[in-house]
RNA sequence: GUUCGAAAAAGGCACACCUGCCGAAAGGCAGGGUCGCAAAACUUCCGGUCUAAGGGCACAGCCUAGGAUAGCGGAGUUACCGGA
Numbered sequence: 001g002u003u004c005g006a007a008a009a010a011g012g013c014a015c016a017c018c019u020g021c022c023g024a025a026a027g028g029c030a031g032g033g034u035c036g037c038a039a040a041a042c043u044u045c046c047g048g049u050c051u052a053a054g055g056g057c058a059c060a061g062c063c064u065a066g067g068a069u070a071g072c073g074g075a076g077u078u079a080c081c082g083g084a
Stems, first nucleotide, its partner, number of pairs: 002084004012037002017032006035071001041077003045074003048069003054064004
């Protein structure tokens, strides 16, 4: 440097749910929590999914992302320990 994650060590992250705050919402942040995770670290570049404030329309509704999701997948960047 490449590749892999069986066992081990040091540690890391934190689903659902609860509380508070932010947001139109999806959702996010902080604290608790611990389902799981070897990139569950980072980036919306590609696809998917969610929401639809604003805008549009054939307006009880429907469509639409510059919003959200990196713990949906791909890609890119960086990284601990161990094996080969």
c-di-GMP-I riboswitch aptamer from Proteobacteria bacterium UBA1844, 84 nucleotides, folded computationally. It matches the Rfam family "c-di-GMP-I riboswitch aptamer". About the family: GEMM was predicted in a large-scale screen for bacterial structured RNA regulatory elements. The coordinates come from a structure-prediction model, not an experiment, and the mean pLDDT is 90.